[in-house]
Order: sequence, then structure tokens, then C1' cells
RNA sequence: GGGCCUAUAGUAUAGUGGCAAUACGCCGCAUUCGCAUUGCGGAGACGGCAGUUCAAUUCUGCCUAGGUCCACCU
Repeated sequence: GGGCCUAUAGUAUAGUGGCAAUACGCCGCAUUCGCAUUGCGGAGACGGCAGUUCAAUUCUGCCUAGGUCCACCU
């Protein structure tokens, strides 16, 4: 330098053109003498910029970061 893959709550994973889900974690309430457990409720995310579209987390391009392979140099 080139090809391919990946990017979603704090963490790990789903999802997919039409309100973004689950588990753990976090906060509150109940339960308890207290803690834990359990139950209920809540906050919290689609890497960035453009394009297509009535509508983009999803499709396209570029960029950024990570992974992988090839090439070059040493």
C1' cells in the first nucleotide's frame, strides 16, 4: 500500500428498511433485625460524515478504530 471481516447501554450477545431486545451489572421500592436471595419498577446504546428512501441501527460511499490475509521495505 491492497483485499476481506467487525463496530448496538458499563460488560456480553440478539435484532433488522417502520417505537432497539435479552442476561449480568447500576439505581429505587417491597421482602429481612440486617445482608444475601427473590419480586416489582427505572435510567442507560446502534463509531463519525454524507448519499438513497416517505422513513436508515439496517442499504451505498468515504473516514475512524479493531481483527485477518497478501504485497513492499528492513
Molecule: transfer RNA
Organism: Candidatus Giovannonibacteria bacterium